Bacterial RNase P class A from a marine eukaryotic metagenome, 377 nucleotides, folded computationally. Of the family's consensus pairs, 93% are formed in the model.
[in-house]
RNA sequence: GGCCGGAGCGGCCGCUCCGCGUGUCCCUUCGGGAGACGGCGCGGGGAGGAAAGUCCGGACUCCACGGGUCAGGUGGUUGCUAACGGCAACCGGCCGUGAGGCCAGGGAAAGUGCCACAGAAAACAAACCGCCUCGUCCCCUCGGGGACGCGGUAAGGGUGAAACGGUGCGGUAAGAGCGCACCGCGGGCCUGGUGACAGGCCUGGCAGGGUAAACCCCACCAGGAGGAAGACCGAAUAGGAGAGGCUUGGCGACGACCCGCGCCGUGGCUUCUCGGGUAGGUCGUUCGAGGCCGGGUGCGAAUCCGGUCCCAGAGAAAUGGCCGCUGCCUGCCGAUCCCAGAUCGGCGGGGCCAGAAUCCGGCUUACACGGCCACUC
Numbered sequence: 001g002g003c004c005g006g007a008g009c010g011g012c013c014g015c016u017c018c019g020c021g022u023g024u025c026c027c028u029u030c031g032g033g034a035g036a037c038g039g040c041g042c043g044g045g046g047a048g049g050a051a052a053g054u055c056c057g058g059a060c061u062c063c064a065c066g067g068g069u070c071a072g073g074u075g076g077u078u079g080c081u082a083a084c085g086g087c088a089a090c091c092g093g094c095c096g097u098g099a100g101g102c103c104a105g106g107g108a109a110a111g112u113g114c115c116a117c118a119g120a121a122a123a124c125a126a127a128c129c130g131c132c133u134c135g136u137c138c139c140c141u142c143g144g145g146g147a148c149g150c151g152g153u154a155a156g157g158g159u160g161a162a163a164c165g166g167u168g169c170g171g172u173a174a175g176a177g178c179g180c181a182c183c184g185c186g187g188g189c190c191u192g193g194u195g196a197c198a199g200g201c202c203u204g205g206c207a208g209g210g211u212a213a214a215c216c217c218c219a220c221c222a223g224g225a226g227g228a229a230g231a232c233c234g235a236a237u238a239g240g241a242g243a244g245g246c247u248u249g250g251c252g253a254c255g256a257c258c259c260g261c262g263c264c265g266u267g268g269c270u271u272c273u274c275g276g277g278u279a280g281g282u283c284g285u286u287c288g289a290g291g292c293c294g295g296g297u298g299c300g301a302a303u304c305c306g307g308u309c310c311c312a313g314a315g316a317a318a319u320g321g322c323c324g325c326u327g328c329c330u331g332c333c334g335a336u337c338c339c340a341g342a343u344c345g346g347c348g349g350g351g352c353c354a355g356a357a358u359c360c361g362g363c364u365u366a367c368a369c370g371g372c373c374a375c376u377c
Base pairs, nucleotide, nucleotide: 001373002372003371004370005369007326008325009324010323011322012321013320015046016045017044018043019042020041021040022039023037024036025035026033027032048353052364053363055362056361057360058359059358060226061225062224063223072221073220074219075218076090077089078088079087080086091105092103093102094101095100106217107216111215112214113211114210115209128157129156130153131152132151134149135148136147137146138145139144165183166182167181168180169179170178184206185204186203187202188201189200190199191198192197230283231282232281233280240274241273242272243271244270245269246268247267248265249264250263251262252261290309291308292307293306294305295304296303297302328350329349330348331347332346333345334344335343336342337341
């Protein structure tokens, strides 16, 4: 650095799902039944390495769908993949003696902002100390020294995370890419590589501090909500619509009244039918980008072919408890040995993080103890 396990066997008592059989009740067209008691018996399946966080990416479902902006995410290259912010290989930078580790790794030459403290000066740089020329004054052992002032100087000191290339030689009053060599940097060309890049040659005295998980610019990505998504069946009661019956009012309709008939309307009662929706039930719901074995291709992530297996599906939520033996870790005592320690025996103690809830690929985080492999010092 990578990987694996995270107890095993047996007995007893339970929980959940499925299959088969069966008891009682119920229904019945008497053949039976898909109903209820979630009855009883037998057989079979029953948590994870993270089931977790819900951080990314998808499958699936419903809604939306005309374009744009804002908000958001990603950021070396080439690949893998259903897809990804994941993974592999490689490139570059930094760290480590090394095996290896880390990187949010486009743009600071479009613009804006910020750079604490310290420091003279923090960005159109800057003169505190020091160094140098000149002027005035003072001292003097006449070699020089000191104070003040006008200038020069970014080489030296000091501050800082960072001070406008680095080292050396020349040069100069002292200095300075001022000149030169090498290194670094910018530009151009050539060669190698799919590419990120690498190497070489020529050229330019060097311009442009850092910071973009600060705004911003560039390129690319992206519609929203989620399994309580959603689909189907569907009572009882109340309410809605339609039809029929009874009752009641008006009209045909007369000079008046009554009865019957027809038509129309309204309210009540009642029967039937229809539709919406609630309770409830079924599906979604576990066969899937699936596991295992063998073979092929590839450095690898992966992928292809063949064989084989079916491996939790509950609904407030099952997967548990007790006992015995073995194994593991550990404390004490004893014995043996080639006594650092190892082995054996006896007695005692301990055993991680944590639990499915539509499914899958990742990432991240938690984890007692045990084991294996490769490499380095």
Source information: Rfam family: Bacterial RNase P class A. The literature on the family includes a 2013 paper in RNA Biol by Beauregard et al., "Identification and characterization of small RNAs in Yersinia pestis". Rfam's curators write: Ribonuclease P (RNase P) is a ubiquitous endoribonuclease, found in archaea, bacteria and eukarya as well as chloroplasts and mitochondria. Rfam classes the family as a ribozyme. The coordinates come from a structure-prediction model, not an experiment, and the mean pLDDT is 75.